[in-house]
Molecule: RNase P RNA; transfer RNA
Organism: Planctomycetota bacterium
RNA sequence: CGAGCGGGCCGGGCGAUCGCGUGGGCCGCGAGGCCCCCGAGGAACAUCCGGGCUCCACAGGGCAAGACGGUGGGUAACGCCCACUGGGUGCGAACCCAGGGAAAGGCAACAGAGAGCAGACCGCCGAUGGCCUCCCGCGAGGCGGGCACAGGCAAGGGUGAAACGGUGGGGUAAGAGCCCACCGCGACGGCGGCGACGUCGUCGGCGAGGCAUGCCACGUACGGAGAAAGACCAAAUAGAGGAGGACGGGGCCCCCUCGGGGGUCCCACGGUGCGGCCCGUACCGUCAGCACUCCCGGGUAGGUCGUUCGAGGCCGUCGGCAACGGCGGUCCUGGAUCGAUGGUCGCCCCCGACAGAACCCGGCGUACAGGCCCGCUCGCACC
RNA sequence: GGGGAUAUAGCUCAGUUGGGAGAGCGCGUGGAUCGCACCCACGAGGUCGGGGGUUCGAGUCCCCCUAUCUCCACCA
Repeated sequence: CGAGCGGGCCGGGCGAUCGCGUGGGCCGCGAGGCCCCCGAGGAACAUCCGGGCUCCACAGGGCAAGACGGUGGGUAACGCCCACUGGGUGCGAACCCAGGGAAAGGCAACAGAGAGCAGACCGCCGAUGGCCUCCCGCGAGGCGGGCACAGGCAAGGGUGAAACGGUGGGGUAAGAGCCCACCGCGACGGCGGCGACGUCGUCGGCGAGGCAUGCCACGUACGGAGAAAGACCAAAUAGAGGAGGACGGGGCCCCCUCGGGGGUCCCACGGUGCGGCCCGUACCGUCAGCACUCCCGGGUAGGUCGUUCGAGGCCGUCGGCAACGGCGGUCCUGGAUCGAUGGUCGCCCCCGACAGAACCCGGCGUACAGGCCCGCUCGCACC
Repeated sequence: GGGGAUAUAGCUCAGUUGGGAGAGCGCGUGGAUCGCACCCACGAGGUCGGGGGUUCGAGUCCCCCUAUCUCCACCA
């Protein structure tokens, strides 16, 4: 100098002026006026996870559905983050992925001979047996050549995403873990590590292939709903109407006009809490067109709280490889409810992207003109 | 603000252990008819909303983005 990897940060600046919103102060009887402070983001986006908070009973037991999945740690919690381990990619800095399972089940279209304890299309061989033939021998028989009939093989070709360990050598008729060496695989043991796992040794001798992000099994955590949650105040109207809707039985006590009525307990049934289902439990109801559910209709669509100081930011220090945590100091920094944060002018520059709170936090993900800083890798040149 | 669902041919919709992309209407050509419609036969037409991942293979499984539709307050 060029190419690249990882991490952090900013995201127009300064001044003037006119406006808007919350809060504070002053003046004013009041309407209101004046002054001051502060006033969007790293993603406020998406609404994909996890929590706080609120209500449903103090959130009970089980099933289903959905979620997650190496190990150890961090955290309020997580599907997030950090460190490590294993596999893959890259010359490298680095990046990507992640449990175990075929001795639980399931799937593999088409092609192909054969797709799971498979198979022989082309091919190789034909040692052994068979057939044909030449020669030798008196004979029993022997030597050689051929066929590819029985049969043997899985090396090579071919199909496929994947073909039953790989490479090399021995061996053989040809071959094959058939045998051997190395690699891979498995079992056992030693050592190191909290652990995932690594490493070494011995043995086995190929029998153990792929898919876990369709289904299944195992393990872990998990009740539901969400600020239109929820609490209080105020205002107004008509439950007028339609449909569904249970099974009542027994014991005790009280009243009584002796017909019955009321209370309570047990069983049964129906409903609500219970927003997937069952159990369980609390409450309500059981002949009344009543509880309750649905439809239809009526009324109000006003105010206050929840609501912003919080697992908060910054600085220092200590512990930790790190994520993060402890301690000390310091700061206050949006809170609307038709919804505020904008317009104009001047100067400067590389001419300004994606985008705007609506209960609040921690993350993942997605979008983003341009710029700054730190660490590292590779290549070339020069000293 | 908070939930739910959908996207496949021009239109309306099917598509489940992941392997063929389909149906009806519409459109085109031919037949039938004196001609038109109905009818009969044949045919064309698809980035499965877009992008990435898993897989040998994705309309289907997973993630992100886009568009459309839909639900919700209080009182008696």